Predicted 3D model of a 72-nucleotide RNA (transfer RNA) from a Bacteroidota bacterium. Its Rfam family is "tRNA". The family's RNA type in Rfam is transfer RNA. RNAcentral holds the sequence, with entries from ENA. Its mean pLDDT, the model's own confidence on a scale to 100, is 80.

[in-house]
RNA sequence: GGUGAUGUAGUUCAACGGUAGAGCUCCGGAUUGUCUAUCCGGAAGUUGCGGGUUCGAAUCCCGUCAUCACCG
Numbered sequence: 001g002g003u004g005a006u007g008u009a010g011u012u013c014a015a016c017g018g019u020a021g022a023g024c025u026c027c028g029g030a031u032u033g034u035c036u037a038u039c040c041g042g043a044a045g046u047u048g049c050g051g052g053u054u055c056g057a058a059u060c061c062c063g064u065c066a067u068c069a070c071c072g
Stems, first nucleotide, its partner, number of pairs: 001071007010024004018055001026042005048064005
């Protein structure tokens, strides 16, 4: 230099073009003599960034950045 993959909550990951969700963590509560465990509820998102297409984009297209793999 070329090709490809990945980027979504604090973290690990989902999500046919049609309300962005789950586990763990965190906060509150129930249970218990206490802790653990269990159960209930809650918080946490400019979907890496900038544009385009569309009635509607995490999803399709273009550019760009970061990481990883392969080729040279």